[in-house]
RNA sequence: UGUGUUUAGUGGCGGACGGGUGAGUAACACGUGGGUUAUCUGCCUUCAAGUUUGGGACAACAGUUGGAAACGACUGCUAAUACCGGAUGUGGUAGCAAUACUAAAGGAGCCUUUAAAGCUUCGCUUUUAGAUGGGCCUGCGGUGUAUUAGCUUGUUGGUGGGGUAACGGCCUACCAAGGCAACGAUGCAUAGCUGGACUGAGAGGUUGAACAGCCACACUGGGACUGAGACACGGCCCAGACUCCUACGGGAGACAGCAGUUAGGAAUAUUCGUCAAUGGGGGAAACCCUGAACGAGCAAUGCCGCGUGAAUGAUGAAGGCCCUUCGGGUUGUAAAAUUCUUUUAUUUGGAAAGAACAGUAAGAAUAGGAAAUGAUUCUUAUUUGACGGUACCAUUUGAAUAAGGACCGGCUAACUACGUGCCAGCAGCCGCGGUGAUACGUAGGUCCCGAGCGUUAUCCGGAUUUAUUGGGCGUAAAGCGUUUGUAGGCGACUUGUUAAGUGUGAGAUUUAAUUUCGAGGCUCAACCUCGUUCUGUUUCACAAACUGGCAAGAUUGAGUAUGGUAGAGGCAAAUGGAAUUUCUAGUGUAGCGGUAAAAUGCGUAGAUAUUAGAAGGAACACCAGUGGCGAAGGCGAUUUGCUGGGCCAUUACUGACGCUGAGAAACGAAAGCGUGGGGAGCAAAUAGGAUUAGAUACCCUAGUAGUCCACGCCGUAAACGAUGAUUACUAAGUGUUGGGCAACCAGUGCUGAAGCUAACGCAUUAAGUAAUCCGCCUGGGGAGUACGGUCGCAAGGCUGAAACUCAAAGGAAUUGACGGGCACCCGCACAAGCGGUGGAGCAUGCUGUUUAAUUCGAAGAUACGCGAAAAACCUUACCUAGAUUUGACAUCCCGGGCAAAGUCAUAGAAAUAUGAUGGAGGCUAUCCCGGUGACAGAUGGUGCAUGGUUGUCGUCAGCUCGUGUCGUGAGAUGUUUGGUUAAGUCCAACAACGAGCGCAACCCUCAUCUUUAGUUGCUAACAUUUAGUUGAGAACUCUAAAGAUACUGCCGGUGCAAGCCGGAGGAAGGUGGGGAUGAGGUCAAAUCAUCAUGCCUCUUACAUCUAGGGCUACAGGCGUGCUACAAUGGCUGGUACAACGAGUCGCAAUACGGUGACGUAAAGCUAAUCUCUUAAAGCCAGUCCCAGUUCGGAUUAGAGUCUGCAACUCGACUCCGUGAAGUUGGAAUCGCUAGUAAUCCCGAAUCAGAAUGUCGGGGUGAAUACGUUCCCGGGUGUUGUACACACCGCCCGUCACGCCACGGAAGUCUAUAGUACCUGAAGUAGGUAGCCUAACCCGUAAGGGAGGGGGCCUAUCAGGGUAAGAUAGGUAACUGGGGUGAAGUCGUAACAAGGUAUCCCUACGGGAACGUGGGGAUGGAUCACCUCCUUU
Repeated sequence: UGUGUUUAGUGGCGGACGGGUGAGUAACACGUGGGUUAUCUGCCUUCAAGUUUGGGACAACAGUUGGAAACGACUGCUAAUACCGGAUGUGGUAGCAAUACUAAAGGAGCCUUUAAAGCUUCGCUUUUAGAUGGGCCUGCGGUGUAUUAGCUUGUUGGUGGGGUAACGGCCUACCAAGGCAACGAUGCAUAGCUGGACUGAGAGGUUGAACAGCCACACUGGGACUGAGACACGGCCCAGACUCCUACGGGAGACAGCAGUUAGGAAUAUUCGUCAAUGGGGGAAACCCUGAACGAGCAAUGCCGCGUGAAUGAUGAAGGCCCUUCGGGUUGUAAAAUUCUUUUAUUUGGAAAGAACAGUAAGAAUAGGAAAUGAUUCUUAUUUGACGGUACCAUUUGAAUAAGGACCGGCUAACUACGUGCCAGCAGCCGCGGUGAUACGUAGGUCCCGAGCGUUAUCCGGAUUUAUUGGGCGUAAAGCGUUUGUAGGCGACUUGUUAAGUGUGAGAUUUAAUUUCGAGGCUCAACCUCGUUCUGUUUCACAAACUGGCAAGAUUGAGUAUGGUAGAGGCAAAUGGAAUUUCUAGUGUAGCGGUAAAAUGCGUAGAUAUUAGAAGGAACACCAGUGGCGAAGGCGAUUUGCUGGGCCAUUACUGACGCUGAGAAACGAAAGCGUGGGGAGCAAAUAGGAUUAGAUACCCUAGUAGUCCACGCCGUAAACGAUGAUUACUAAGUGUUGGGCAACCAGUGCUGAAGCUAACGCAUUAAGUAAUCCGCCUGGGGAGUACGGUCGCAAGGCUGAAACUCAAAGGAAUUGACGGGCACCCGCACAAGCGGUGGAGCAUGCUGUUUAAUUCGAAGAUACGCGAAAAACCUUACCUAGAUUUGACAUCCCGGGCAAAGUCAUAGAAAUAUGAUGGAGGCUAUCCCGGUGACAGAUGGUGCAUGGUUGUCGUCAGCUCGUGUCGUGAGAUGUUUGGUUAAGUCCAACAACGAGCGCAACCCUCAUCUUUAGUUGCUAACAUUUAGUUGAGAACUCUAAAGAUACUGCCGGUGCAAGCCGGAGGAAGGUGGGGAUGAGGUCAAAUCAUCAUGCCUCUUACAUCUAGGGCUACAGGCGUGCUACAAUGGCUGGUACAACGAGUCGCAAUACGGUGACGUAAAGCUAAUCUCUUAAAGCCAGUCCCAGUUCGGAUUAGAGUCUGCAACUCGACUCCGUGAAGUUGGAAUCGCUAGUAAUCCCGAAUCAGAAUGUCGGGGUGAAUACGUUCCCGGGUGUUGUACACACCGCCCGUCACGCCACGGAAGUCUAUAGUACCUGAAGUAGGUAGCCUAACCCGUAAGGGAGGGGGCCUAUCAGGGUAAGAUAGGUAACUGGGGUGAAGUCGUAACAAGGUAUCCCUACGGGAACGUGGGGAUGGAUCACCUCCUUU
């Protein structure tokens, strides 16, 4: 000195792209279609022309120096494509033009030559055109809220000026007073927008992750600079909050880039590889940068594909902590076993595509040029892979390496066992669980899906449940109380025109992706690629029927004129009579009044009553009528005045003038309010009297506001036809009002066709068929409440939510049940009668109490003389005491037996134990003893787990079915209706026709007769006897078999008939009397203690045995009976007449004894033979004489009898004595209608004994029933219902307690947006001058100027401060109502006529539901009347 590399600086380009996020934004932000003659555009392409001549600096660097640092300061040197001046002006800009203004930068390479020139290439400057990308303007579109209705002052427009790339109030001065808004301005809340995504048949609804377009943002707020582009994510300045460093002076920072950290959270990944590809920036290029991007990692997060094996295989193996009827079933061809396959995994090898380049080397071609470099293109060679030795291929081994989750009550595919016992728990909805849970938990099994399966959250669907497609409004939620009318919406006929809507064709656009359809590529698919389509907006052309616009015309819609006409239409004035009340006077005397009954009240100071007169207010009888008028509210004596509307008729006129109607306005019952009058009657409040448990009510006596008038408010009612207005059309019949000669027109009602309706019903006066417009609804409650607004004097009105809570609330109709609803009918239901109960004593059952135990059950009717047709022991289940434990009883197994039962003895209360004796059963062991466990046993529980049986409604007349018909259906019809019956019995009618279970009949018994039979029964004739005793008889009675008879059959009346009434005959007459017989159902009726039985419980006891006790107690209460209270009687004596039954473990004659119960002896009878067995009341006599008795017999003393192991607790009977209550029974209540009630005896079952009970039998033997008003029960029809567990139903409100959400509230805290004032950084703009300053200009110079910087001032402004308010949110002592909860308290308001019909508006009052007054509605039952309709 050159070259290369690295690095700082100067300089250029890029850091405005790419990447992230969605805070803000309701906006030209976005989407879509336009406009820009009002605009910019670096790099790129293209056109034209140029690229000249000078100058002064500043970094780096060097030196000095400050600071802890960040970072500087001063002095000096220097280059450029950095910076500046001049020239030129193709062009460009301004201007009509003249004219003025306006640029630049060089570097690298090649060749020839040594000198300039030339060439190539990269630049630079001024232009042209383009491309690309912006800026600005604009039509249309897409949230909520009106409890946000007015907003706006640079606001709207104009002129001048400024500013910008550009239009513009973008800014400024002046002028004008505009602009926006119900088609929603302004405000508030929420939100990035779109292509698209999810869903849906679609229309829609929801949404905006990923990918793509746009916008906005970059710690929060403000600002500009640079630049082609920013008001700039990894730039600058300032303010604020925060973090970090500091030497306290001062500095630094911004992950909503990729990873990663922390915090929060239910929850979301690696501080990875590479620029290989695609793309971007720089560069001439090599190349550099790139957390864009491509790849890998993590996560079953999603979609798709594949596997975990396949075939055969029954002994239907084993095992199941599975089930079971114990046989079996199921798991299950599942396994094992045999034969196969090898995806995946494993072993060992091979091995892509994604790569095209660029560059370099060589060669070739093309255009121009004198030539050469060079440019461009081509060929050959070379070279580039993060993923990754990955995809893929081959190979080794061998069923080998690989299955879970949820569910199983219904919806919804899939069931059993055990455990639990309204507990634990489940649950999407309905709901499950209280001892048999397919619903909880577990197991087995089933079913569903499967590398997944469930849960949770959200969205759409179903949901026609916001209804454009595609809903409604009489009663379910829903028609404004009514009218007038603005905006708006809609609108009759004819002609012409236009072309906005509309239709047709063509074009533009609708990014790509996605979606649809058709192809292609990864082995398939998911995925990827190619082609295609839809839709929206817009332009042009054409058409002209319809809608719209414009113009012209016509008369039918609408209106006007004329003539009639009806009317409680409105307003004002005047007049009238009846009645109530008061006052005056007369007559007259003791009550009046009021009620279900009373009382308060009025009255001897003379009421009420009555006569006459007067005063005053209010209302207008009859006429009066689903009659009239009015928009509705509403309007009623008469007359007059003023006035609105309607209807009819006739011609004429206007010429669509119409309909509806958001806002708006007017009217608007009653009550209420204000001011002033008036005030007779009535009457909230109030007072008193009643009623009542209470009675703040219903009833009564008083009575004030009010009711009336004038003026002014209020503005609501069940203001209803619960039915908006208008127009057109769609069968009939009939009543009535107005007009008209008539046809007809206009109202107002009823019945009814089609049609409609969930049904009821509506039906030319529609709720039918259509059209237009308005209002309103969207589950119940909270709530027509709160807050806000608005109106009002107030009361209050209008507008009008949410939290929370429930799974219903509601409509119409159906079936039942119920009603202090109605009608009809029946029943000893009442009535008419007879006799009782309730009072007494006793018996018996129950309760209660007591007890060691007083065993258990039954409980209105339908428990209580019931289970029990029989407790001294037993029974017996209870208590006490003593015993036993495979048991007193059954079956099985093992061992032993000459032993069991019986008898006797001992101990004991006995059971039992021991010993002796004994020799019917057994010796095949079936008998006895011992042992083992399976088991026995239980009167233990559950009748609400059951079977069976039974009661009751009720011997009431009902309960059902098939087919048909009607109804959407539940259901109805039949079965109702008219007669009739005891009867759903029968008849007639009838959309029903038939049938079944019930009724009746068939069965038994009694009553009459016949036949048969004739002993033990019978006896007319004959004989006989004390005696049917015997002979005899078969007639009679009777017995017991078979039959007959009675059927409204006959007659009369009546009736369609069924039948009913009367009569005859007949033993009996209208089911002849009685019994048995009990439909479908009801009462979770009764019974586990008759029996049977599931489950649970006990098992040396809850089992079994034994003795004694208890069930028999006794203050009180209840039921059912017996005996009585007496003379229709008691007692004594005599005397007559039954039937049903029972009897050998029995009935017992007869005789004797005893006062008697009974005893002793004993005939007969297994029964029409004998016995029980004399029936009693009755009749005939006597006596008693109205008394607590000659009534009554309890209680009790004594003595006995009988049964029985036993009579004390605790039997029955007998005799003698005793002799209680009781003199006919309160309230209340029971039975009975004819051989019945009443009364009188007799028998039987049970049973050793023990009936006043029960079940049977016969004797004597009445009264009364007018009748269905009432009580009770039942049946049928109808009606109302908020009941259906069915009136013992349902249900309302206060109060008390717990919990929940909400409102108010003295205040208090926070946030947001504005207003006023103060302050005001940075920046920008303007101004200023005692500061600084290289290039350019003047000047010789000094110096000055231009320009720039800095300072100061002004304007603007982020932020900050102060003040008074607004809005929103939080919180709060206290307070208000609301919801909800469990078995609380008080009443009973509503549902039936809910016991005072209910409800609406309003006012007053009251613990509460509520009550009362005024007006209104029927969404009131019942009865009567009127009117209308239907049929004849």

This is a predicted structure of a 1432-nucleotide RNA (small-subunit ribosomal RNA) from an uncultured Mollicutes bacterium. The coordinates come from a structure-prediction model, not an experiment, and the mean pLDDT is 84.